[in-house]
Molecule: Bacterial RNase P class A
Organism: Fidelibacterota bacterium
RNA sequence: AGGAUCAAUUGGAUGGAUGCCUUUUUAUAAAAGGAGGAAAGUCCGAACUCCACAGGAUAGAGUGCCUCAUAAUAAGAGGACCUCAUUUAAAUGAGGAUGGCAAGUGCAACAGAAAAUAAACAUCCUAAAAGGAUAAAGGUGAAAUGGUAGUGUAAGAGACUACCAGUCUUAUUAGUUAAUAAUAAGAGCUAGGUAAACCCCACUCGGAGCAAAACCAAGUAGUCUAGUGUGAUCCGCAUUAAUAGACGGGUAGGUUGCUUGAUCUUAAUUGUGAAAUUAAGACUAGAUAAAUAUCCAUCAUCUUAUUGAUACAGAAUUCGGCUUAUAGAUUGAUCCUGAAA
Numbered sequence: 001a002g003g004a005u006c007a008a009u010u011g012g013a014u015g016g017a018u019g020c021c022u023u024u025u026u027a028u029a030a031a032a033g034g035a036g037g038a039a040a041g042u043c044c045g046a047a048c049u050c051c052a053c054a055g056g057a058u059a060g061a062g063u064g065c066c067u068c069a070u071a072a073u074a075a076g077a078g079g080a081c082c083u084c085a086u087u088u089a090a091a092u093g094a095g096g097a098u099g100g101c102a103a104g105u106g107c108a109a110c111a112g113a114a115a116a117u118a119a120a121c122a123u124c125c126u127a128a129a130a131g132g133a134u135a136a137a138g139g140u141g142a143a144a145u146g147g148u149a150g151u152g153u154a155a156g157a158g159a160c161u162a163c164c165a166g167u168c169u170u171a172u173u174a175g176u177u178a179a180u181a182a183u184a185a186g187a188g189c190u191a192g193g194u195a196a197a198c199c200c201c202a203c204u205c206g207g208a209g210c211a212a213a214a215c216c217a218a219g220u221a222g223u224c225u226a227g228u229g230u231g232a233u234c235c236g237c238a239u240u241a242a243u244a245g246a247c248g249g250g251u252a253g254g255u256u257g258c259u260u261g262a263u264c265u266u267a268a269u270u271g272u273g274a275a276a277u278u279a280a281g282a283c284u285a286g287a288u289a290a291a292u293a294u295c296c297a298u299c300a301u302c303u304u305a306u307u308g309a310u311a312c313a314g315a316a317u318u319c320g321g322c323u324u325a326u327a328g329a330u331u332g333a334u335c336c337u338g339a340a341a
Base pairs, nucleotide, nucleotide: 001337002336003335004334005333006332007331008330009329010328012299013298014297015296016295017294018293020034021033022032023031024030036312040323041322043321044320045319046318047317048209049208050207051206055235056234057233058232060205061204062203063202064201065079066078067077068076080098081096082095083094084093085092099200100199104198105197106194107193121138123133124132125131146164147163148162149161150160151159165190166189167187168186169185170184171183172182173181174180213256214255215254216253222247223246224245225244227239228238229237263282264281265280266279267278268277269276270275300310301309302308
C1' cells in the first nucleotide's frame, strides 16, 4: 500500500414550486410538526382494559451454577465451573440448554465369548470330557468391573500391603456466611456413557386481548333449554324458568380509548459493571380505507463517467428484548499478500 473477515455508527443533503394530514391562532390566511434501525417475524416478557376472586384435586406448561440489576423475561452485568483452539506451560480467545444416571425404564450399528441383571474365545483344577473356580495377562471394539509394584494362590482377584487417581465424610483457609478452589485427616467405597431420551427432584404458573373496553344514537320478529358462571377433567360452591344461555331475523352511525411516556438530551454523584439517584432542559405522527407526497435545480457516493444508478424497506394501543433482511460510506480489531527501513 492492497485485499478478506468481524464489530460499531450512518444509511442521502440544500433551495424553490404545488399538494395532503394534525395542532394553535389574529381563522380569506399564517405558524409549528408529520413513517424505521429494523416499523418486518408474532418468538419471549410486561404496561393497560375486562371477566372471576369458592375453592380443592388431578393432569398440563415453564424454569434449572452463584450474586446483582430491571416493571418483567431463558435472552442484561459481573463471577464460578466445563469444553475447544493456540501454546513447553501459564496467559489469551471462542462457546456452553450448567439440578439428578447411586430411584426406575430405555438406547448404543458392526466386531466380539460377553455391552451393565454383562463374560470362558482364552487361563487353572479335572479322566484334561461333563463339571467347577475365576476376571490378572491376551484378542475384538469408540467404550470390557481405577493404575503401578509386591505378598499370596491350583490359577487369580483390593483378597491383603505400599504409593497414587477418583468418590464420600470431617475440619481449616480464601471468596459476598455465594457458586467454587486449595490443604489436612479418615474410609478399600471404585457407582461406564447418554436426560433439547422417557423419567425423578426443586421452584413458579387464572384467562382473554385495543376487533380489549366505556359512552351516545338506531333497532329490539321468533324458537329451544336443568342450563350458566373467561385454560382442560372431576368434585364442590353460587345463581336462575327468563332483562340468563344457544340458534336465528332486523338495526348498525359516531365519540373516547389515541399518544406526557417504566420517554428523550445534558451534567454531577455512587458502583468493577449493567444500572440507580439528583438537577436542568425538550415535546418529537396519531391516520380510520387509511395522510406523511410529486416536480425542477444543485451537491454527495458509485459507475459504463456528455451516461446510468443510489440498499433492506413503510406506523395503526404502547414499551423492553430476541430473530431475520440490508447497496454504499466512515471508524476500529484480526488475518493474508507485496514493498521499504